[in-house]
RNA sequence: GCCCCUGUAGCUCAGUUGGAUAGAGCAGGAACCUCCUAAGUUCAAGGUCGCGCGUUCGAAUCGCGCCAGGGGCA
Numbered sequence: 001g002c003c004c005c006u007g008u009a010g011c012u013c014a015g016u017u018g019g020a021u022a023g024a025g026c027a028g029g030a031a032c033c034u035c036c037u038a039a040g041u042u043c044a045a046g047g048u049c050g051c052g053c054g055u056u057c058g059a060a061u062c063g064c065g066c067c068a069g070g071g072g073c074a
Stems, first nucleotide, its partner, number of pairs: 001073007010026004019057001029043004050066005
């Protein structure tokens, strides 16, 4: 230098035939339960979907450029 894969909540990930309010588990918070703790149950919160531009009525999803991580070739 070229090619491929990955980037979504604090962490691990799902969602990629474009469609509506973007989800799950864990962690953390609150309440219930208990003499207390643990366990259990319930509730709420938490996101510029790596960044920018474009296509489209509509983008996590498609296109282009860039950034970061991993792998391969030279």